[in-house]
RNA sequence: UUCCGACAAAGGCAAACCUGGGGCGACCUGGGGACGCAAAGUCACGGGCCUCACUGAGGUAGCCGGGCUACCGAA
Repeated sequence: UUCCGACAAAGGCAAACCUGGGGCGACCUGGGGACGCAAAGUCACGGGCCUCACUGAGGUAGCCGGGCUACCGAA
């Protein structure tokens, strides 16, 4: 350094739900809240699924795959 992921250590994120706001909507966002997560950091590149003012446009990264980055260091 790469792979890997502990009855390790320090931390981190935050589902459902409630609530303020935005959006036609999926959904997003502030606060509360924790189901969980070793990439539940980030990117819509591929697939899936979802939405619509539908030959197009949008959403989902906590659906799967992949790219990039990253704390710690037992086996």
The RNA shown here (c-di-GMP-I riboswitch aptamer) has 75 nucleotides and comes from a Pseudomonadota bacterium. It matches the Rfam family "c-di-GMP-I riboswitch aptamer". About the family: GEMM was predicted in a large-scale screen for bacterial structured RNA regulatory elements. The coordinates come from a structure-prediction model, not an experiment, and the mean pLDDT is 92.